[in-house]
The part of an RNA shown here (large-subunit ribosomal RNA, domain VI) has 247 nucleotides and comes from a Patescibacteria group bacterium. The coordinates come from a structure-prediction model, not an experiment, and the mean pLDDT is 88. The full RNA is in RNAcentral, with records from ENA.

Context: one part of a larger RNA
RNA sequence: CGUUGAAAUUUGAAAAGGCUCAUCCCUAGUACGAGAGGACCGGGAUGAACAAACCUCUGGUCCACCAGUUGUCUUACCAAAGGCACCGCUGGGUAGCUAAGUUUGGUUUAGAUAAGCGCUGAAAGCAUCUAAGCACGAAGCUGUCUUUAAGAUUAGAUUUCAUUUGAGACCCCUGGGAGACUACCAGGUUGAUAGGCUCUAUGUGUAAGCGUAGUAAUACGUUUAGCAAAGGAGUACUAAUUAGUCG
Numbered sequence: 001c002g003u004u005g006a007a008a009u010u011u012g013a014a015a016a017g018g019c020u021c022a023u024c025c026c027u028a029g030u031a032c033g034a035g036a037g038g039a040c041c042g043g044g045a046u047g048a049a050c051a052a053a054c055c056u057c058u059g060g061u062c063c064a065c066c067a068g069u070u071g072u073c074u075u076a077c078c079a080a081a082g083g084c085a086c087c088g089c090u091g092g093g094u095a096g097c098u099a100a101g102u103u104u105g106g107u108u109u110a111g112a113u114a115a116g117c118g119c120u121g122a123a124a125g126c127a128u129c130u131a132a133g134c135a136c137g138a139a140g141c142u143g144u145c146u147u148u149a150a151g152a153u154u155a156g157a158u159u160u161c162a163u164u165u166g167a168g169a170c171c172c173c174u175g176g177g178a179g180a181c182u183a184c185c186a187g188g189u190u191g192a193u194a195g196g197c198u199c200u201a202u203g204u205g206u207a208a209g210c211g212u213a214g215u216a217a218u219a220c221g222u223u224u225a226g227c228a229a230a231g232g233a234g235u236a237c238u239a240a241u242u243a244g245u246c247g
């Protein structure tokens, strides 16, 4: 830009992907075979690699969380804190991300066939799967499964709304299950979208101050404290104002 002015829900022409393999058990130590050995068909279990999704568990990471600690500087000093030193180093660690973790998957068959196996059957009184006709037959083909998909210009379908009562969209703003930007999604006071605050899950591990004991380092009590990022819930305190544009 086109397709019908718009919104929502869809059909599927077409395209892409997948459809893998191994071991063990039963059938059965059966058929077969002198024995050694040892099945087809059929049924079941486990696993490998691969693929997708996810973070409940096991872990990893977690440079805005907690604690310990070295050197040095600063807050006048003590104490308590802060800065720098690879995040100074060390021990843990929420959300998120993640695999080595968890879950799921490759099923069921249908149709037409290949090689091949056949039925009936002439040409050719016989024979012959083929010439007419009919039936089987593969991890392969077309479907069945998953995804995209009406620029499928053959531009499809359904529902609702609008056409001077203006449907709807955009701009702008708060943001994230999204994200390079855009787009997408959740919202914009008829509001829980983000921040703040409160509660809580969870993490760290018992703060500071004071008291007691000890010459002191330190220990104990107050105290399973204090502090806390991204998690969950609640709450309009703050910010999503009013307007405007297209149609």
Base pairs, nucleotide, nucleotide: 001151005161006160007159008158009157010156014148015147016146017145020048021047022046023045024044025043026042032037050105051104052103053102054101058099059098060097061096065092066091067090068089069088070085071084072083073082074081075080109143110142111141116136118134119133168246169245170244172188173187174186175185176184193239194238195237196235197234198233199232200231202228203227204226209222210221211220212219213218